[in-house]
A computed fold for a 73-nucleotide RNA from Priapulus caudatus, annotated as transfer RNA. Rfam family: tRNA. About the family: Transfer RNA (tRNA) molecules are approximately 80 nucleotides in length. The coordinates come from a structure-prediction model, not an experiment, and the mean pLDDT is 80. The sequence is in RNAcentral, with records from Ensembl Metazoa.
RNA sequence: GUUCCUGUAUUGUAGUGGUUAUCACGUUCGCUUUACACGCGAAAGAUCUCAGGUUCGAACCCUGGCAGGAACA
Numbered sequence: 001g002u003u004c005c006u007g008u009a010u011u012g013u014a015g016u017g018g019u020u021a022u023c024a025c026g027u028u029c030g031c032u033u034u035a036c037a038c039g040c041g042a043a044a045g046a047u048c049u050c051a052g053g054u055u056c057g058a059a060c061c062c063u064g065g066c067a068g069g070a071a072c073a
Stems, first nucleotide, its partner, number of pairs: 001072007011024002018056001027043005049065005
């Protein structure tokens, strides 16, 4: 330099164009315990990497940028 893949909560993830979006882990609170852990319940936490476009409607489709990765040269 060329081609391809990935980008969603602290982290890892699900999500076939239709309600500002799933689960696990972690965090906080409550119950339980003499206490801790385990267990149970609840809460907070995402402008879905950025910009533009298509569409009545975009995390999802298209183009470009950025970041990471792979192959080739």